Bacterial small signal recognition particle RNA from Pirellula sp. SH-Sr6A, 95 nucleotides, folded computationally.
It matches the Rfam family "Bacterial small signal recognition particle RNA". Its family is annotated with signal recognition particle, plasma membrane targeting and SRP-dependent cotranslational protein targeting to membrane, signal sequence recognition in the Gene Ontology. About the family: The signal recognition particle (SRP) is a universally conserved ribonucleoprotein involved in the co-translational targeting of proteins to membranes. Rfam classes the family as a non-coding RNA gene.
The sequence is in RNAcentral, with records from Rfam.
The coordinates come from a structure-prediction model, not an experiment, and the mean pLDDT is 76.
Taxonomically the source falls in Pirellula (Bacteria, Planctomycetia, Pirellulales, Pirellulaceae).
RNA sequence: GUCAGUGGCUCUCGCGAGGGGGAAGCGCGAACCUGGUCAGGACUUAAGUGGAGCAGCCAUAAGCGUCGUACUCUUGUGCGAGGGCCUCUAACGGG
Numbered sequence: 001g002u003c004a005g006u007g008g009c010u011c012u013c014g015c016g017a018g019g020g021g022g023a024a025g026c027g028c029g030a031a032c033c034u035g036g037u038c039a040g041g042a043c044u045u046a047a048g049u050g051g052a053g054c055a056g057c058c059a060u061a062a063g064c065g066u067c068g069u070a071c072u073c074u075u076g077u078g079c080g081a082g083g084g085c086c087u088c089u090a091a092c093g094g095g
Base pairs, nucleotide, nucleotide: 001092002091004089005088007086008085009084010083011082012081013080014079015078016077017075018074019073020072021071025066026065027064028063034059035058036057037056043050
């Protein structure tokens, strides 16, 4: 010096683990202070009618829940692959 192996450090990648964030989807979600439809009742009218509108029902906001997902951040984390540096061992070659 070459090649092979051993161990250490370090970097990259893959698959996981722990912790954090977290859409979308789905569900819930307003006495009044949202919307729609508004029984009854009230108002208007001589009447027909007209306008408003509580409860109920439907929808939804903020928000909450669920899947704890996609995605994402992080690590004194596990396994695997590869690169670099170093240690040691053996073989071979050279001075």